[in-house]
Molecule: SAM riboswitch aptamer (S box leader)
Parts: sequence; structure tokens; C1' cells
RNA sequence: UUCUUAUCGAGAGAGGCGGAGGGACAGGCCCGACGAAGCCCGGCAACCGAUCCUGAAUGCGAAUGUUCGUUGACGAACGGCGCGGUCAGGGUGUCAUGGUGCUAAUUCCUACAGAACCGAUAGCGGGUUCUGGCAGAUGAGAA
Repeated sequence: UUCUUAUCGAGAGAGGCGGAGGGACAGGCCCGACGAAGCCCGGCAACCGAUCCUGAAUGCGAAUGUUCGUUGACGAACGGCGCGGUCAGGGUGUCAUGGUGCUAAUUCCUACAGAACCGAUAGCGGGUUCUGGCAGAUGAGAA
């Protein structure tokens, strides 16, 4: 950089350095010297992770239960119990020690298509809501 996939109405400082910009792009609309970006500290808990709970199938274990077979203290089937790892689930279970991430406004809104409604009407253009898509962001996996 590209591909796949999940998520994107929740959450997070009246701290220090810093000094004018920032919210991806375009149009809007916002934030900013009552100090922007960036850095540090703090915080949050989305993903990976750790741990907990529930369930499933499965392996192992024993002085376990029932039934059946057997000359037999043996064997078989099914079930309960204990332990182990695996898989699935738990929007808010817990943690923040580890890897990322995030820490104004829904991804700030819209940008393309469709539907319903409103308004208007000669026609075009318009508004609201919803659905899908595009773009983007972040995680995980792959090339």
C1' cells in the first nucleotide's frame, strides 16, 4: 500500500509544555488568545489479550448409579460426578499488567440511489424522515 471482516447515537481532565490553527477531502456549519495543532501526564474501555459465568460436543479419571451379557472379582450401553483443553455466547461481567485505539458536536451534517410524506406547480429546482450505497476512521486477519 492492497484485500477480507467487525464496529462507528455509549465512554473519557477546569493538568503541564506549546503557541495558530483545527474539525480527512468539497460545500456547509462549528471549535479556537476564556487559548488551536503537536508533545507529556491523566482518563476511557471499542478490538486483541487476561480472567469470570453459562452452554455444547469431546478426552481422561474414580472406592459412582441403572440396565444387559458372562462361570467369573469381567465386559458392554446409557447416565451422574471431578479434571483438562476446544468451540460458542454473555449491547453495560471484571481488569487496564501487555498490543492497538480513542478522549467537542452521531463518522458534526450533507455530498450518490431509492421510498414515504410536506410544500409548490407550466416545468425545473426544494424540505423532512427512513433505507441502502460511496468515502473515511479503528481493530483483527491475510498478501